[in-house]
Notes
This is a predicted structure of a 394-nucleotide RNA (Bacterial RNase P class A) from uncultured Erythrobacter sp. Model confidence (mean pLDDT): 76 of 100. NCBI's taxonomy places the organism under Bacteria, Pseudomonadati, Alphaproteobacteria, Erythrobacteraceae, Erythrobacter. Rfam family: Bacterial RNase P class A. Rfam's curators write: Ribonuclease P (RNase P) is a ubiquitous endoribonuclease, found in archaea, bacteria and eukarya as well as chloroplasts and mitochondria. The sequence was found by an Rfam model in a public genome assembly.
RNA sequence: CGGGGAGCCGAGGCAGCCGCGUGGCUUGCGCCGCGAGGAAAGUCCGGGCUCCACGAAACAAGGGUGGCGGGUAACGCCCGCCGGGUGAGGGCUUUCGGGCCCGAACUCAGGGAAAGUGCCACAGAGAGCAGACCGCCGAUGGCCUCUAACGGGGUACAGGCAAGGGUGAAAGGGUGCGGCAAGAGCGCACCGGGGGCCUGGCAACAGGCUCCGCAUGGCAAACCCCACCCGGAGCAAGGCCAAAUAGGGGCCUCGUACCUCCGCCAGGAGGCAGGCGUGUUUCGCGCCGAGAGGCCCGGGUUGGCUGCUAGAGCGCGCCUGGCAACAGGCCGCCCAGAUGAAUGGCUGCCGCCCGAAAGGGAGACAGAACCCGGCUUAUGACGCUCCCCGAUGU
Numbered sequence: 001c002g003g004g005g006a007g008c009c010g011a012g013g014c015a016g017c018c019g020c021g022u023g024g025c026u027u028g029c030g031c032c033g034c035g036a037g038g039a040a041a042g043u044c045c046g047g048g049c050u051c052c053a054c055g056a057a058a059c060a061a062g063g064g065u066g067g068c069g070g071g072u073a074a075c076g077c078c079c080g081c082c083g084g085g086u087g088a089g090g091g092c093u094u095u096c097g098g099g100c101c102c103g104a105a106c107u108c109a110g111g112g113a114a115a116g117u118g119c120c121a122c123a124g125a126g127a128g129c130a131g132a133c134c135g136c137c138g139a140u141g142g143c144c145u146c147u148a149a150c151g152g153g154g155u156a157c158a159g160g161c162a163a164g165g166g167u168g169a170a171a172g173g174g175u176g177c178g179g180c181a182a183g184a185g186c187g188c189a190c191c192g193g194g195g196g197c198c199u200g201g202c203a204a205c206a207g208g209c210u211c212c213g214c215a216u217g218g219c220a221a222a223c224c225c226c227a228c229c230c231g232g233a234g235c236a237a238g239g240c241c242a243a244a245u246a247g248g249g250g251c252c253u254c255g256u257a258c259c260u261c262c263g264c265c266a267g268g269a270g271g272c273a274g275g276c277g278u279g280u281u282u283c284g285c286g287c288c289g290a291g292a293g294g295c296c297c298g299g300g301u302u303g304g305c306u307g308c309u310a311g312a313g314c315g316c317g318c319c320u321g322g323c324a325a326c327a328g329g330c331c332g333c334c335c336a337g338a339u340g341a342a343u344g345g346c347u348g349c350c351g352c353c354c355g356a357a358a359g360g361g362a363g364a365c366a367g368a369a370c371c372c373g374g375c376u377u378a379u380g381a382c383g384c385u386c387c388c389c390g391a392u393g394u
Base pairs, nucleotide, nucleotide: 001390002389003388004387005386006385007384008383012350013349014348015347016346017345018344020035021034022033023032024031025030037365041376042375044374045373046372047371048370049234050233051232052231054284055283056282057281058280059279062230063229064228065227066226067081068080069079070078071077082110083108084107085106086105089102090101091100092099093098111225112224116223117222118219119218120217133165134164135161136160137159140158141157142155143154144153145152146151173191174190175189176188177187178186192214193212194211195210196209197208198207199206200205238306239305240304241303248297249296250295251294252293253292254291258271259270260269261268262267274288275287276286277285313333314332315331317330318329319328320327321326352361353360354359
């Protein structure tokens, strides 16, 4: 310098005229203020708010989260730290084969595989309790042969092996030494793994010491186990006003028991069993004690007001605390509330991009509907930060 990728910012500002919506003021005419996003999208989380569920406890079902600590109204979000993986680059050393250490950046749905079940195609001897294709040995036993005998040689049959090679994504810890007939943690050293103790840290965890040869792969974003958490529905929630109809019709299930008193014998009051309010149980409370519940058909209403925008609010402001997320304080500000759905058009100047100038250009994803904190997805000029590849120069 060119190309590619990730992240951040975010394509306008001011003024005038006309038009639209809305808040406030005005007797009225009119006047003043404000008017789509970084994602408004998805409806994936968490809440505020509203209504419903009688409450408490235990359990069950269903669902969610998953290293530790902190932040937050809360979260599956954010911040920091720990651990695993990859690892640019650097340091020490070297018998030049290599060995040891530090390490930016990126990344991880990061509890448990010895509670159980399940899956791992093909290849391969063997892929969950193993295994012998190529091989190594053949000490002991067999066969052949030499020797007077001891013993030697051969064979690779029986038998031994899983160290070497092969297959595979993965093959029963790794390197080295010893040992053995040949091997094997068989033994030893170091590394790895497991247990115990100590030190540091809130903790995850790290380090040190010591003991144990320590057979045992991967997948739980497979079922499952463990720990912790969780009422339901949603502004089409809900409240008020107005209006209208048919106080409609049919069917089904469970139950209507008992005692006392009064009584004009119709019935009334009280009590208890029992029933309902719950997926189960216990307790409490309430209702019923004669009612409780379910299904089907049909009719009326579809109008208006409210909820409805001052907030867990905002600030390329300041101070304090904190590594940070963030918290507290000070100062300043009020930034849409529509309801078949407004937020637009024109002009001028400034700014941005291309251009010597004249002049030209400004494109993406996309539009509020109760509100807020996140996540995810889509995407735009200029600019900024980081990474990768290539070229040139030093």